Context: one part of a larger RNA
Molecule: small-subunit ribosomal RNA, central domain
Organism: uncultured prokaryote
């Protein structure tokens, strides 16, 4: 550089926003850079190729050819492409009327369970296993019941291959700011677009940070019982960081649909959630957008299986892949209090 590829074989970055730079909707008209054709110059010899010759052949030489795929200049062409002027509206947007919903944020508040504190009734046992024990308990537990108080975390049921977010994620109620989205409409703008190296943000869970705060319940460590040849475990009794809140760091993940975003194309059939038009027999029936799910034609695919939510047929842009181990390791860098994280190799070796 170029081929071929990236759901399960190496291969989509975890997710967005977005610089550069790539690409890019319909109609005119002009330009004539790119592009095409002609015509002219140059392209040094030598070498390389192809003919003929000349050393007794050959290497080596001579002669001529033809080539040097470029570059410049000129004329001429105008379909693309670019530029330049104009016009559209179907792509993108705005606007108007409607809608669904655990989006996202800070407040408030609510009942159920669970511990824990207290008062009464009550008595000898509770508890936990495969079966014990460690544990609690006559200082009155455990169960049950009647009252009363505290405190934290979490919201049964509704709940659904159900919703909503760009992913991470997000579920009790009631209100506030505030963010996307789908439908009808066809007013406006007029390509204003797609991607996106770098960048910046966002980003489960664990971890860190603050002589922070809380702190019920669970529960790494650890302590004990047990089980076992042992048992640094699985089973049990306790239990401390964490788990919650506030700020601030990490930035990973089977961050998974193992499927990068966009946009056209290309049989169907049944379900579901949000709308919208339409018939009536008023609870169904067509029809048509938007998610969401099963099944399948064509095609694909080594197969599984994928199949209008592509792994089918284009297209434009990113990112990644190049036998196995060594190694996502060492060295540098950059980042982080750390923990580490990112970028990432060689020798060897099979």
């Nucleotide at each position: 550089c170029u081929g071929g590829g990236c759901g399960u074989a190496a291969a989509g970055c975890g997710c967005a926003c977005g610089u550069a730079g790539g690409c890019g909707g319909a109609c005119u008209g002009g330009u004539c850079a790119g592009u095409u054709g002609g015509g002219g110059g140059u392209g040094a010899a030598a070498g390389c190729c192809c003919a003929a010759g000349g050393c007794u052949c050959a290497a080596c030489c001579u002669u001529g050819g033809a080539a040097c795929u470029g570059c410049c200049c000129u004329c001429a062409a105008u379909a693309c492409u670019a530029c330049c002027a104009g016009u559209c509206u179907u792509g993108a947007g705005u606007c108007c009327g409607g809608g669904a919903g655990a989006g996202g944020u800070g407040a408030g508040u609510g009942g159920a369970a669970u511990u824990c504190c207290u008062a009464g009734u009550g008595u000898a046992g509770a508890g936990g296993u495969g079966a014990a024990a460690u544990u609690c308990g006559u200082a009155g537990a455990u169960a049950a019941u009647u009252g009363g108080g505290a405190a934290g975390a979490a919201c049964a049921c509704c709940a659904g291959u159900g919703g909503c977010g760009a992913a991470g994620g997000c579920g009790g109620c009631c209100a506030u700011c505030u963010g996307g989205u789908c439908c009808g409409g066809a007013a406006c703008u007029g390509a204003c677009g797609c991607u996106g190296a770098g960048g910046c943000g966002c980003g489960a869970a664990a971890g860190c940070g603050u002589g922070g705060g809380g702190a019920a319940g669970c529960a790494a460590a650890c302590a004990g019982g047990a089980u076992u040849a042992g048992a640094u475990a699985c089973c049990c009794u306790g239990g401390u960081a964490g788990u919650c809140c506030a700020c601030g760091c990490c930035g990973u993940a089977a961050a998974c649909u193992a499927u990068g975003a966009g946009u056209g194309c290309u049989a169907g059939u049944c379900g579901u959630c949000a709308g919208c038009g339409g018939g009536c027999a008023u609870g169904c029936c067509c029809g048509u957008u938007g998610g969401u799910g099963a099944c399948g034609c064509a095609g694909c695919u080594a197969a599984c299986g994928c199949g209008u939510u592509a792994a089918g047929c284009g297209c434009a842009c990113c990112g990644c892949c190049u036998g196995g181990g060594g190694a996502g390791u060492a060295c540098g860098g950059c980042c982080g209090c750390a923990a580490g994280g990112u970028u990432a190799a060689a020798a060897c070796u099979c």